[in-house]
RNA sequence: ACGGCAACUGGGGAUGGAGUCCCCCUUAUAACCGCUUGCUGGCAAGCUGAUGACUCCUACCGACGA
Numbered sequence: 001a002c003g004g005c006a007a008c009u010g011g012g013g014a015u016g017g018a019g020u021c022c023c024c025c026u027u028a029u030a031a032c033c034g035c036u037u038g039c040u041g042g043c044a045a046g047c048u049g050a051u052g053a054c055u056c057c058u059a060c061c062g063a064c065g066a
Stems, first nucleotide, its partner, number of pairs: 010025004016057006034047006
């Protein structure tokens, strides 16, 4: 990279892991794959966050102290 099979003891919720809760998909070609601005219909520039939410760990970033 291509192809096949399986998928409720299943899968998914913009970057890792775990627990709890919530939501969504299950017709698998599904649920999911962030935002802003400009030019114009996909290019350029920029921004937040390891969470869907809470807690913890790890990584990263910033500040202060030793």
Description: The RNA shown here (Fluoride riboswitch aptamer (crcB RNA motif)) has 66 nucleotides and comes from a Planctomycetaceae bacterium. The sequence was found by an Rfam model in a public genome assembly.